[in-house]
RNA sequence: AUAGGGUCCACAGAAGAGACCUCCCCGAGACCCGGGGAGGCGCCGAAGGCGCAACUCGCUCGGAAACGCUCAGGCAAAAGGACUGUGGCCCCUGA
Numbered sequence: 001a002u003a004g005g006g007u008c009c010a011c012a013g014a015a016g017a018g019a020c021c022u023c024c025c026c027g028a029g030a031c032c033c034g035g036g037g038a039g040g041c042g043c044c045g046a047a048g049g050c051g052c053a054a055c056u057c058g059c060u061c062g063g064a065a066a067c068g069c070u071c072a073g074g075c076a077a078a079a080g081g082a083c084u085g086u087g088g089c090c091c092c093u094g095a
Base pairs, nucleotide, nucleotide: 003093004092005091006090008088009087010086011085012084013083018041020040021039022038023037024036025035026034027033042075043074044073048071049069050068051067055063056062
């Protein structure tokens, strides 16, 4: 000088599944409409969590999935969102 990896931050992209039913509160104008809460049934998997163990390691120990479960979360929009890309601080490592 340069390459790779990791945490965090910023930006961009980012799926799935009922704008379901009942009741209560607020706005208001009885119904309707909008928002919030509680309950019920039906669903989703890509926050998190858990499980198996595909995989990783010469083997063991260990680690561990985008697989599975749906506790949590979510099922108009918004928010969130694994993951991907770019950039930045810091850390680790190799030649």
Notes
The RNA shown here (Glycine riboswitch aptamer) has 95 nucleotides and comes from a Gammaproteobacteria bacterium. Model confidence (mean pLDDT): 77 of 100. The sequence was found by an Rfam model in a public genome assembly. NCBI's taxonomy places the organism under Bacteria, Pseudomonadati, Pseudomonadota, Gammaproteobacteria. The model forms 85% of the base pairs in the Rfam consensus.